[in-house]
Context: one part of a larger RNA
């Protein structure tokens, strides 16, 4: 529970497409199903309410009456929703010219590290707070050459740019999603949300092949300490990588759903048109579309938000309802598992 909320106090689904369903631009005619309205029936009797009467009053009783509101019926309106008919272009789309960038594959680089092989060389190197463990006279560390691997791209780089979101930074093809800006030739409301459902969805985990330089859960050893199952140091498996398949969570955050409108302004910054100007690019002003900052009005419990709203509003979702028992238990689904999903109560403050 017909109320009030969701940026930090409980609460925006991680995200997206999209069927139902819900809402939905201007102008016309027309129906009349919602809507509005007269008339009609009925909605027992007692009660309510209004008037009159009986008990000496009142309560109580008796008697007449209305109204308001449901239902159906008929007559009627024609703004509004609805529905049918036609018509528009601002919404949306598509066409045609651009721009920077996202995404999947293949190829190709160059630093750095590590290991191996060779010179050269000689006692240490590593490591710490300090120190051992560990490496090293079977020649280490250093330093020069030559080679192997794997994984990750310094500088640009940006308070930047792209992608719904997760996320995406070395260059070079192929292939493709999507945006913006410019023309306004086409379509003529084709559109907004979306329960169910699909699809994507970091890390880690998991199956099964490879693959392993660096780093590294666990594990072993050194320290450190009362101890030290940690923090620090020496090693180091699994992971990380790849390729096919699961898994579906997270501070998946702007802790802030989407989409439209309308409400000072100042200043950065990315991407694109004009225009002044000028041999040309600039500089400088306008417009659009992102991204930041500061800021009026309003909001705000405050912090704070403030045309990228957390302002004014309209349509659709999701979602909350006191703390702990607990995101457990139990079933039900989904998974190879780990586990996810949905998701209480007894109790107790």
């Nucleotide at each position: 529970u017909u109320g009030g909320g969701c940026g930090u106090a409980a609460a925006g689904c991680g995200u997206u497409c999209g069927c139902a369903g819900g809402c939905g631009g201007c102008c016309u005619g027309a129906c009349a199903a919602g809507u509005c309205u007269g008339c009609u029936g009925u909605c027992a009797a007692a009660g309510c309410c209004c008037g009159c009467g009986g008990c000496u009053u009142a309560a109580c009783c008796g008697c007449g009456g209305a109204g308001a509101g449901g239902c159906a019926g008929u007559g009627g309106a024609a703004a509004c929703u609805g529905c049918c008919a036609g018509g528009c272009u601002a919404g949306a789309g598509u066409g045609c010219g651009g721009u920077a960038g996202g995404g999947u594959a293949g190829g190709g680089g160059g630093a750095a590290u590590u290991c191996c092989c060779a010179g050269u060389g000689u006692a240490g190197c590593g490591g710490u707070g300090a120190a051992a463990u560990g490496c090293g006279u079977a020649g280490a560390g250093a330093u020069u050459g030559g080679g192997a691997a794997g994984a990750a791209c310094a500088c640009c780089a940006g308070u930047g740019g792209c992608g719904a979101a997760a996320g995406c930074g070395c260059c070079c093809u192929a292939c493709u999603g999507g945006a913006c800006c410019g023309c306004a030739a086409c379509u003529g409301a084709c559109g907004c949300u979306c329960a169910g459902g699909g699809a994507c969805g970091a890390a880690a985990g998991c199956u099964a092949g490879g693959g392993u330089a660096g780093c590294g859960a666990a594990a072993g050893g050194g320290a450190u300490u009362a101890g030290a199952u940690a923090c620090c140091c020496c090693u180091g498996u699994a992971g990380u990588c790849c390729u096919a398949g699961c898994c579906g969570u997270a501070a998946a955050c702007g802790a802030u759903g989407g989409a439209g409108a309308c409400u000072a302004g100042g200043u950065g910054u990315g991407g694109c048109u004009c225009g002044u100007a000028u041999c040309g690019a600039c500089c400088c002003g306008a417009g659009c579309c992102g991204u930041g900052c500061c800021g009026u009005a309003g909001c705000u419990a405050a912090c704070g938000c403030g045309u990228u709203a957390a302002g004014u509003c309209u349509c659709c979702c999701g979602c909350c309802u006191g703390g702990g028992g607990a995101g457990u238990a139990c079933g039900c689904g989904c998974g190879c598992a780990a586990g996810c999903g949905u998701g209480a109560a007894a109790c107790u403050c």